[in-house]
Molecule: small-subunit ribosomal RNA
Organism: uncultured bacterium
């Protein structure tokens, strides 16, 4: 100290469903164990441990024999003895012998050792194995009818005969193995007598035992030792009986014939159906008999916080087995691993007639297998047999070998060392990091190697282990480290290579070109002679929940009743005392294990001494349970009086209504849909009147009413009849509640037999509708629906919520019954039914007295999806089915509730040229421009639905240019740095398509005279260069929803939480724009509004603009002086606020109307584009990671091409004409540009254009003519005096150069086209249309872009619908968000 109690202490969780969340749920991991095995790697020592499979075969040697002190032989050693006659026999005897025979010749004798037999113990024990066995096998506990060698004790005995047998010897059979017959012989062998405490038997009587050796010595009737018989008791093993535990399966529900039991016999060591024979007809089973299946049991062993699961090697206890399968023999013990006897199979041997064998003993060896060891040494230790003993035997056992196969323990060195070394990785190129690690320097010496000493284990000897351990001296860091990991979980990152390949992988998952997850390096991170990986167990799993779960919606209440068994059960007392509790005892208690202690240096491991629960007994307690008497009224029942009621079964009766039928009236349609059609009807319907037949069902009243246990139950009236409820109480006295199974009841559909049919109405069938339409809409129809009998037994049989009793705030209905006052009413009680809510509960939603609350009984269920409510089996049934109910495979997840979103051919509310109104395109024609397609040597490259397509490109002949073809260069056409070298530029010559090569001329600046500096060439390398990929590595810019009103955030508050509130609501507003309300209050980015622009106006300023006034002046004329009012410029103020007044609205916020005003409700336009969506677009604007190319993917150069052309589509231009063409006179703009520039008058040309040059770097000069309208003419409806395409001619200009391939002009020619189909597009006011003008790029070259003004409408005041869109709702299985998910069918 372990044990109890209280304190303490001990009990861990993580990935993974989902846009998050929360929950339920499986799957997965981290811990430990292992008789293991595989993979890499392995230095040493101790202690353990080692065929889990084929109880498969098995060669060889060994595992059980001993005793001469039981016997007679035999044989070998050695010593005696011995022809002077041995042993052996007869016979006598005074027991010393004697004597006669016999004749060994290596005989006897002794002593010691072998060797087979006869005897006697052992040989039933020790060792192996787990095949069998679900059983009294085991395990605990207990019992009485039982044996028990050897040991222990006590008590008594051993007396006399007898006859055989192996062994030997002879013969004889057999290949052998093993036998036959003859002869002869001993004992502790065998048998008989005789005697005995035993035993049987009431008794008389009966049965019924033995052996002898050895040693002494005082040869005795001798002492001791051992042994043997009988027997009394014990001890030790062992047999038997009971209680009581002991695995799966009910898809094994009924077994049983010696089967239960008696009576008698037998038989056992004993009880007993153990066995017979006769009698009866029992015995076991839902507390699981009878079957299958699988399995030796336990103490222990792992695991776990326990409870529990899960196991059963090793050590110990039982048990059962020995090639299979059966038998009995000896024995004290056996039905006998190294016995027997029979049968099998297999192996061997054989002369074929017959034998022999049995490793699951101890090594071995085939063989199975993912796997398991030496044919090893000793009996020195412990134990076992036998012997008197000495001593043999002992593969029991000690102990070595081999396997890191497992536990523990030591070691591969320790201390100083920065030049932070080489070298390796990485690098932002600075540096970082292996790494104080290494080299070097000082130490040590476990192990190691060499040589000494040298054990305990044994109290006297005896030591396989072993010259082990242990130790003494020497030698030298010398001989010794790996393995797995490193995306999370999980401690550990970086490069390269690869590119959904190659592979990883427990589970989520990684890999399609920047991979910390793949492969290799470097780092790094765990554990370490290990280290990983598979397989099993347990835990974690509160994931079978006894401890310790759950069943409205996750998997789960049996559809509903009544009821046997069974479980539970209300009070008061008195007994008992089986459960409970308690004290003491018996068993158990080895070894493990938990404490204490203690031994190997230490741990492992060894020793030692303690410690339990559980079972029995015994003694006490008597509250709680339970029994058993007795009582009580509260649970239950039950008499009386009342009461609501579609509760139930049966029989008649009723009235509407549908259909049919008859007859009447009456015509031409009915009917039927979204629209129609089939289909009725002139044979006369449909409507409509009158009778009449005939089925079914019962309007109104009828109600979140009523009634039943559920299914279910509706006209009226009768019969019969279950059940609730109310109020007073007799009365019984716990009779109670639940209920496996058993029975019963049980929508509709279906099924049998027979009716029955009015309507409805599966099926069949027509018409429609559709791409189709075996549907859904019509028309008409047959099972059926209905009645009778009689199966079926299912349902979303639902309140998805078993029954039953009790208790826990209230509010408000309503059906029944009472009960009281203050009596049209109001207050109260109870049984029902409903809703609303507090606490509580729940995962939430929601339940809340009719619980899903809080207790308590008892039933029925679940245990991840999916396979499957299947298959098999069995039951039921007439079938249809129906109950019961797996399995392989297979997924990581299926789900529940809530959330924020997105989405509906959901709802409301509200914008927008979104539709309507409306004008004017477009789609058709020619033609320009782009794209697609194709063609090409190339036809460069992007853009692709809106938001690509007159996009990039605001201008492609050459260039550009990025593209093809030749032709050429290699430090390169561009940049830096070196060295030399000279100039280079430039201007000229040859060649040459040019690139280019080669000549000719022609040379710089500075200076302190050394030299510098810019340039050009020439060489070397470092580099350049690349419109090569990647826009899905970026960064910048842009596009879009959309200038749509939205998008968030602190704080508080709700909610577990995702997340809500705020941002919802009532109003307005273009606006989340403002008011008012509100758990919310505020604030941020968006709106709006500061800005730029036109519109009024003022102030200032006043030239190139401008001119009222006064001069001057001209063909005319702001031309000129002057002016600063005016227009204008262009700076700065100002002005518009729903500010006034009226109506509405809430006394708002705001709207609607009017005044005024240039301008009204945001005055027009414009710049701005919130979180954020499309991996939206662009690597070819520019930056830029990374991959790529380096005499080319880089550069130069001529030529070509991006301009092709059967097609197709965009976007535009001109038209198709009269509101027009053409002519003529002749007006009236804004805003630009202008020096390599615009170009003017003035000539020339028909024009383009020339030719001129004045003016102007421009409110001065030019471009510069504006058109359209307007006026006057002509043309008359035509392919035209519309249209202009095409083509030809001849020009102009620009450019080195219009050939492919540009503009322009003039002259001829003169195409399609008569207004455009299905579709589709802009546009709400100075807008659409229509007219011109200018500008940017540009040497030239717009029908395209972007600006300008002129002219100048129609229509709409609405929101049904089409489209996008804002905000609230609602449903969702969508979240990649409906271009979603997601079935089924083929491959």
């Nucleotide at each position: 100290a372990a044990u109890u109690c209280g304190c303490c202490c001990u009990u861990a969780g993580a990935g993974u469903u989902u846009g998050a969340u929360u929950c339920u749920g499986g799957c997965u991991c981290a811990g430990g164990a292992c008789g293991a095995a595989c993979g890499c790697u392995g230095g040493c020592g101790g202690c353990g441990u080692g065929c889990u499979u084929a109880a498969c075969a098995c060669a060889u040697g060994c595992a059980a024999g001993u005793u001469g002190a039981a016997c007679g032989g035999u044989u070998u050693a050695u010593g005696g003895u011995g022809a002077u006659g041995a042993a052996g026999u007869g016979c006598c005897u005074u027991c010393g012998g004697g004597u006669a025979u016999g004749g060994a010749u290596a005989u006897c004798c002794a002593u010691a050792g072998g060797c087979a037999g006869u005897a006697g113990c052992g040989a039933a024990c020790g060792g192996g194995u787990g095949a069998g066995u679900a059983a009294c096998g085991c395990g605990u506990g207990a019992g009485g009818a039982c044996c028990u060698g050897c040991c222990c004790u006590g008590a008594g005995g051993a007396g006399g005969g007898g006859g055989a047998c192996a062994g030997c010897a002879g013969u004889u059979g057999g290949a052998a193995a093993c036998g036959g017959c003859u002869g002869g012989u001993g004992a502790u062998a065998c048998c008989c007598c005789g005697u005995a405490u035993g035993c049987c038997g009431g008794g008389a009587g009966g049965u019924g035992a033995a052996a002898g050796g050895g040693c002494c010595u005082u040869u005795a009737u001798g002492g001791u030792c051992u042994g043997c018989c009988u027997u009394u008791g014990g001890a030790u093993g062992g047999a038997c009986u009971c209680a009581c535990g002991u695995c799966c399966u009910a898809u094994c529900a009924g077994c049983u014939a010696g089967u239960u039991g008696g009576u008698g016999a037998g038989g056992u060591a004993a009880c007993g159906g153990c066995u017979c024979a006769c009698c009866a007809a029992g015995g076991c089973g839902a507390c699981g008999a009878c079957g299958g299946g699988u399995a030796g049991c336990c103490g222990g062993c792992c695991u776990g916080a326990g409870a529990g699961g899960g196991u059963g090697u090793c050590c110990g206890g039982c048990c059962a087995c020995a090639c299979u399968g059966g038998a009995a023999c000896u024995g004290a013990g056996a039905c006998a691993c190294g016995g027997u006897c029979c049968a099998g199979a297999c192996u061997c041997c054989u002369a074929c007639g017959g034998g022999a064998g049995g490793c699951a003993g101890c090594a071995g060896u085939g063989g199975g297998g993912a796997a398991u060891u030496u044919u090893g040494g000793g009996c020195a230790a412990u134990g076992g047999g036998g012997g008197a003993g000495a001593c043999c035997c002992u593969g029991a056992c000690c102990c070595a070998g081999c396997g890191a196969c497992g536990c523990c323990g030591c070691g591969u060195g320790a201390g100083g060392g920065a030049a932070g070394a080489a070298g390796g990785c990485c690098u932002u190129a600075g540096g970082g990091u292996c790494g104080u690690a290494a080299a070097c320097u000082u130490c040590u010496u476990u192990u190691g190697c060499a040589u000494g000493g040298g054990a305990a284990g044994a109290u006297a000897a005896u030591g396989a282990c072993g010259g082990u351990a242990c130790u003494g001296u020497g030698c030298g860091a010398a001989u010794a480290a790996g393995u797995c990991c490193c995306g999370g979980c999980u401690a550990a990152c970086u490069a390269c290579g690869u590119g959904c390949c190659a592979g990883c992988a427990g589970c989520c998952g990684c890999g399609g070109u920047a991979a910390c997850a793949c492969g290799u390096a470097g780092g790094g991170g765990a554990c370490g002679a290990g280290c990983g990986u598979u397989g099993u167990c347990c835990g974690g799993a509160a994931u079978u929940a006894c401890u310790g779960g759950g069943c409205g919606u996750a998997a789960a209440g049996g559809g509903c009743g009544c009821g046997c068994a069974g479980g539970c059960u209300g009070u008061g007392c008195g007994c008992c005392g089986a459960g409970u509790c308690g004290g003491c005892u018996g068993u158990u208690g080895a070894a493990a294990g938990g404490c204490g202690g203690g031994g190997c240096u230490c741990a492992a491991c060894c020793c030692u001494g303690u410690c339990a629960a559980g079972c029995g007994g015994u003694c006490g307690a008597g509250a709680c349970c339970g029994g058993c008497g007795u009582g009580c009224u509260g649970g239950a029942g039950a008499g009386c009086u009342g009461c609501a009621g579609a509760g139930g079964c049966a029989a008649g009766c009723g009235g509407a209504a549908u259909u049919c039928c008859c007859g009447g009236u009456g015509u031409a349609g009915c009917g039927g849909u979204g629209a129609a059609a089939u289909g009725c009807g002139u044979a006369g319907a449909u409507a409509u009147c009158a009778g009449g037949a005939g089925g079914a069902a019962c309007a109104c009243c009828g109600g979140u009413g009523g009634c039943g246990a559920a299914a279910g139950c509706g006209g009226c009236u009768u019969u019969c009849u279950g059940g609730a409820c109310c109020a007073g109480u007799a009365c019984u006295g716990a009779c109670g509640c639940u209920g496996a199974g058993a029975c019963g009841c049980g929508a509709a559909a279906g099924c049998g037999u027979g009716g029955g049919u009015a309507g409805c109405a599966a099926a069949a069938g027509g018409g429609a509708u559709u791409a189709g339409a075996u549907a859904c809409c019509c028309c008409g129809g047959u099972a059926g629906u209905c009645c009778a009998c009689g199966c079926c037994g299912u349902a979303a049989a639902c309140g998805a919520u078993g029954a039953g009793c009790a208790c826990u705030a209230g509010a408000u209905g309503u059906a029944g019954c009472g009960g009281a006052a203050g009596u049209u009413u109001u207050c109260u009680g109870u049984u029902g039914u409903g809703c609303c809510g507090c606490a509580g509960c729940u995962a939430a939603c929601g339940c809340a007295a009719u619980a899903a609350g809080u207790g308590c009984u008892c039933c029925g269920c679940c245990u991840g999806g999916g396979g499957a409510g299947u298959a098999c089996g069995c039951a039921c049934g007439c079938a249809a089915g129906u109950g019961u109910a797996a399995a392989a495979c297979u997924c990581a997840a299926a789900g529940g509730a809530a959330u924020u979103g997105a989405c509906g051919g959901g709802g409301g509310c509200c914008c927008g040229c979104a539709c309507a109104a409306g004008c004017g395109g477009u789609g058709g024609a020619g033609u320009a421009u782009g794209u697609g397609g194709u063609u090409u040597a190339a036809u460069u490259c992007g853009a692709a639905g809106c938001a690509a397509c007159g996009c990039g490109a605001a201008g492609a002949a050459c260039c550009u240019u990025a593209c093809c073809a030749g032709g050429u260069c290699u430090u390169g056409a561009c940049a830096u740095c070196c060295a030399g070298u000279u100039a280079a530029a430039c201007u000229u010559g040859u060649a040459g398509a040019g690139a280019u090569a080669u000549g000719a001329g022609g040379u710089c600046c500075c200076u302190u005279c050394g030299g510098g500096g810019g340039a050009a060439c020439u060489g070397a390398g470092a580099c350049a260069g690349g419109u090569g990929g990647u826009g899905c590595a970026u960064g910048g810019u842009u596009g879009u929803c959309g200038u749509c009103a939205g998008c968030u955030c602190g704080u508080g508050u709700c909610g577990u939480g995702a997340g809500a509130u705020g941002u919802u609501g009532g109003g307005u507003u273009a606006a989340g724009u403002c008011c008012c309300g509100c758990a919310a209050c505020g604030a941020g980015c968006g709106c709006a509004a500061c800005c730029c622009u036109c519109g009024c106006c003022a102030a200032u300023a006043g030239u190139u603009a401008c001119u009222a006034a006064c001069g001057a002046g001209u063909g005319a004329a702001g031309u000129c002086g002057a002016g600063g009012a005016c227009u204008c410029u262009a700076u700065u103020g100002g002005g518009a606020c729903c500010g006034c007044c009226g109506g509405g609205g809430a006394c708002a916020a705001c709207u609607c109307g009017g005044a005024g005003g240039a301008a009204g409700g945001u005055g027009g336009g414009g710049a701005g584009g919130a979180c954020g969506u499309c991996a939206a677009a662009u690597c070819a604007u520019c930056a830029u990671g990374c991959c790529c190319c380096c005499u080319a993917c880089g550069a130069c150069c001529u030529g070509g091409g991006c301009u092709a052309c059967a097609c197709a589509c965009g976007u535009g231009c001109u038209a198709c004409a009269a509101u027009g063409g053409c002519c003529g006179a002749g007006a009236c703009a804004g805003a630009g540009a202008g020096c390599g520039g615009c170009g003017a008058a003035g000539g020339a040309g028909c024009g383009a254009u020339c030719u001129g040059g004045a003016g102007c770097g421009a409110a001065u000069c030019u471009c510069a003519a504006a058109a359209a309208a307007g006026c006057g003419u002509u043309c008359u409806c035509a392919g035209u005096u519309c249209g202009g395409a095409u083509u030809g001619u001849g020009g102009g200009g620009u450019g080195c150069a219009a050939c492919c391939c540009g503009c322009c002009c003039a002259c001829a020619c003169g195409a399609a086209g008569u207004c455009g189909g299905a579709g589709u597009u802009g546009c709400u006011a100075g807008u659409a249309a229509u007219c011109g003008c200018g500008a940017a790029u540009c040497a030239g070259c717009a029908u395209g872009u972007c600006g300008c003004g002129g002219u100048g409408a129609a229509u709409a005041a609405g929101u049904u619908c089409c489209c996008g869109g804002g905000c609230c709702u609602u449903g969702u299985a969508c979240a990649c968000a409906c271009c979603g998910c997601c079935c089924g069918u083929c491959a």